The RNA shown here (FMN riboswitch aptamer (RFN element)) has 121 nucleotides.

RNA sequence: UUGUAUUUCAAGGGCGGAGUGAAAUUCUCCACCGGCGGUGAUAGUCCGCGAGAUUCUUUUUAGAAUCAGAAAAGGUGCAAUUCCUUUACCGACGGUAUAGUCCGGAAUGAAUGAAAUAUAA
Numbered sequence: 001u002u003g004u005a006u007u008u009c010a011a012g013g014g015c016g017g018a019g020u021g022a023a024a025u026u027c028u029c030c031a032c033c034g035g036c037g038g039u040g041a042u043a044g045u046c047c048g049c050g051a052g053a054u055u056c057u058u059u060u061u062a063g064a065a066u067c068a069g070a071a072a073a074g075g076u077g078c079a080a081u082u083c084c085u086u087u088a089c090c091g092a093c094g095g096u097a098u099a100g101u102c103c104g105g106a107a108u109g110a111a112u113g114a115a116a117u118a119u120a121a
Stems, first nucleotide, its partner, number of pairs: 001121010016030004031101002033091002035049004044089002052067006071087005093104003
């Protein structure tokens, strides 16, 4: 330094103003937010993962399968769908006046990251 094992710790942001209404942080106008790994150069929109839903199995503490969002143009540069400029777009399920931002399953979970110890090369 690399691999493996164990343990510990960490691991999601955002409704402010106005309008309508009996009622809306849910509608309308303006506003606000962006998990983890990868990528020749920094990514909500590229390639994947996670959270969610459905079905099946029955090792139920679990396993398997399926489904599930969105970007263009111009510029710089050896190199950027990642940077800069402009204009766009997207955001599970249940509840409630229709919710990315409120409440709930549910943060004790998780992608993943860090540290310590042991061991092998």
Record summary
Rfam family: FMN riboswitch aptamer (RFN element). Rfam describes the family as follows. The RFN element is a highly conserved domain that is found frequently in the 5'-untranslated regions of prokaryotic mRNAs that encode for flavin mononucleotide (FMN) biosynthesis and transport proteins. The prediction has a mean pLDDT of 80.